RNA sequence: CGUGCGGUGGAGCAGUGGAAGCUCGUCGGGCUCAUAACCCGAAGGUCGUUGGUUCGAAUCCAACCCGCACAA
Numbered sequence: 001c002g003u004g005c006g007g008u009g010g011a012g013c014a015g016u017g018g019a020a021g022c023u024c025g026u027c028g029g030g031c032u033c034a035u036a037a038c039c040c041g042a043a044g045g046u047c048g049u050u051g052g053u054u055c056g057a058a059u060c061c062a063a064c065c066c067g068c069a070c071a072a
Stems, first nucleotide, its partner, number of pairs: 002070006010024004018055001026042005048064005
């Protein structure tokens, strides 16, 4: 060089065209003598990069970057 899979909040993962969701974590509040547990709320994401298609792209197409596996 080749083939396949993957890259989405701090972590692990969903989301196959109408534009961002879950669990854990973090922060604030409640509860408690207090902590944990439990309950309520909030913050945090240019969806790997750059182009293209489309009225509209995390999603489709192309190139590139990175990681893993296989083959040589």

Transfer RNA from Candidatus Dormiibacter inghamiae, 72 nucleotides, folded computationally. Rfam family: tRNA. The family's RNA type in Rfam is transfer RNA. Its mean pLDDT, the model's own confidence on a scale to 100, is 84. The RNAcentral record of the sequence draws on ENA.